[in-house]
Transfer RNA from a marine sediment metagenome, 72 nucleotides, folded computationally. It matches the Rfam family "tRNA". About the family: Transfer RNA (tRNA) molecules are approximately 80 nucleotides in length. It is annotated as a transfer RNA. Its mean pLDDT, the model's own confidence on a scale to 100, is 81. RNAcentral holds the sequence, with entries from MGnify.
RNA sequence: ACGGCUGUGGUCUAAUGGUUAUGAUGUGACCCUCCCAAGGUCGCAAUCCGGGUUCAAAUCCCGGCAGCCGUA
Numbered sequence: 001a002c003g004g005c006u007g008u009g010g011u012c013u014a015a016u017g018g019u020u021a022u023g024a025u026g027u028g029a030c031c032c033u034c035c036c037a038a039g040g041u042c043g044c045a046a047u048c049c050g051g052g053u054u055c056a057a058a059u060c061c062c063g064g065c066a067g068c069c070g071u072a
Base pairs, nucleotide, nucleotide: 001071002070003069004068005067006066007065010025011024012023018055026044027043028042029041030040031039048064049063050062051061052060
């Protein structure tokens, strides 16, 4: 430099173009307990960036950025 793949809470992960973006983990408060652990209830927290298509985009298209792999 060129080609391929990937990018979603702090971490991992699901989502046929259409419900308030899923679940786990984490974390906060409370319940439970003599205390802790475990368990329970209710919260907090995410679609890499810009543009396009569409009634509607995490999803499709274009460009960029980052990571991984390959070729030289």